Background:
The RNA shown here (Bacterial RNase P class A) has 411 nucleotides and comes from Planctomycetaceae bacterium UBA4655. The sequence was found by an Rfam model in a public genome assembly.
RNA sequence: GGAGCGGACCGGGCGGCCGCCGGCCGUGGCGACACGGCGGGAGGAAAGUCCGGGCUCCAGAGGGCGCGAUGGUGGGUAACGCCCACCGGCCGAAAGGUCAGGGAAAGUGCCACAGAAAGCAGACCGCCUGCGGCCGCUCUCCCCCGGGAGAGAGGCCGCCGGUAAGGGUGAAACGGUGAGGUAAGAGCUCACCAGCAGGCCGGGCGACCGGCCUGGCUCGGCAAACCCCAUCGGGAGCAAGGCCAAGCAGGGGGCAGAACGGUCCGCAAGGGCCGUCGCGGAACGGCCCGUUCCGCACCAGCCUCCGGGUCGGCUGCUGGAGGCGGCGGGCAACCGCCGUCCUAGAGAAAUGGUCGCCGGUCCGCGGUUCGCCGCGGACGACAGAACCCGGCUUACAGGUCCGCUUCGCUC
Numbered sequence: 001g002g003a004g005c006g007g008a009c010c011g012g013g014c015g016g017c018c019g020c021c022g023g024c025c026g027u028g029g030c031g032a033c034a035c036g037g038c039g040g041g042a043g044g045a046a047a048g049u050c051c052g053g054g055c056u057c058c059a060g061a062g063g064g065c066g067c068g069a070u071g072g073u074g075g076g077u078a079a080c081g082c083c084c085a086c087c088g089g090c091c092g093a094a095a096g097g098u099c100a101g102g103g104a105a106a107g108u109g110c111c112a113c114a115g116a117a118a119g120c121a122g123a124c125c126g127c128c129u130g131c132g133g134c135c136g137c138u139c140u141c142c143c144c145c146g147g148g149a150g151a152g153a154g155g156c157c158g159c160c161g162g163u164a165a166g167g168g169u170g171a172a173a174c175g176g177u178g179a180g181g182u183a184a185g186a187g188c189u190c191a192c193c194a195g196c197a198g199g200c201c202g203g204g205c206g207a208c209c210g211g212c213c214u215g216g217c218u219c220g221g222c223a224a225a226c227c228c229c230a231u232c233g234g235g236a237g238c239a240a241g242g243c244c245a246a247g248c249a250g251g252g253g254g255c256a257g258a259a260c261g262g263u264c265c266g267c268a269a270g271g272g273c274c275g276u277c278g279c280g281g282a283a284c285g286g287c288c289c290g291u292u293c294c295g296c297a298c299c300a301g302c303c304u305c306c307g308g309g310u311c312g313g314c315u316g317c318u319g320g321a322g323g324c325g326g327c328g329g330g331c332a333a334c335c336g337c338c339g340u341c342c343u344a345g346a347g348a349a350a351u352g353g354u355c356g357c358c359g360g361u362c363c364g365c366g367g368u369u370c371g372c373c374g375c376g377g378a379c380g381a382c383a384g385a386a387c388c389c390g391g392c393u394u395a396c397a398g399g400u401c402c403g404c405u406u407c408g409c410u411c
Stems, first nucleotide, its partner, number of pairs: 001407010012358007020041002023038006043382001047393002050391005055237004067233005072086005087101001088099004102228002107226002109222003124167002126163003130159006137152007175193006194218002196215008241315004250306006257277001259276007278296007322341008360379008
């Protein structure tokens, strides 16, 4: 220097001007509010809402069925489907990556296309025994010079079978190599190798690893197919929940005649009209007196209280399984102790815009002592708290740092 692997981090800085949303203080105002000042105001993912927990309310004796999730081992944690370490399989030359990693010799199911056959296998080609037919060859015999009969080995065709060695299909075809064996073959038999099952020994907390013996046992894959086994899981969510509480509707209580006299109707209960006094309201009126009008028992009106509770307000609400540093424990995840720091928390909801300078990257021009320098221009992402926290996943312009593997060159 090239190629690569793993991890950590930043995600513009300063200033001017104009804004946005809360808080506190001051001034003015009855108040709503206005003005001024001070101070605060998004992220590494605030996102997706996929897991886990806190918190809250509801439900709940206990157990079972069902449903869902998870699935090597050991550890971490409040918990997890997360993280760490290790084991095993696969990929890579390596650093390293990756795995939904229990059970397929419990049961059921599926295995596209191709292929004869895809699961208690299968006979398409090929190979082989037997039977039948045909063809020519050799030998023997007969009639007699052209044929006939028999035997032998061979070729072709057909049929009944055998065969999983060979060909061919496929992602996958029922261990591999060699020898024996056979009509041809085959774990059919044997040796070695591989796998599996069982037993024993050693190491490890364990997953598992190593070794020895026995058994021809050779058994396909798929369980993010049903299923079986083990473990875990009650439901809903801050629009949870708590407090206060306009208006309307509801319920209780209170307020001024069930007043007195006369008369009429009616069997009565009760009702109409007139008068007197009383009470309340309205009009006239500057006010009082006064005058006039209306109402006086319930279905209405006014006042008051009560329960639930709508609009609305307050709360829950942000200081927490918190960050940073040191020390100690642990391989690590993480844990303990000490010190120190912390200021959005409203609502459909603010945190922005612009200019200048600096810094970064790229392009162009010019200069250069080849290290760079000057001028001009362009670019600067993904995204937006809504109860909180731990994770995972996804998005992201540009940039920084650390560790490791491997190749080349130079000294």
Its mean pLDDT, the model's own confidence on a scale to 100, is 75. Of the family's consensus pairs, 95% are formed in the model.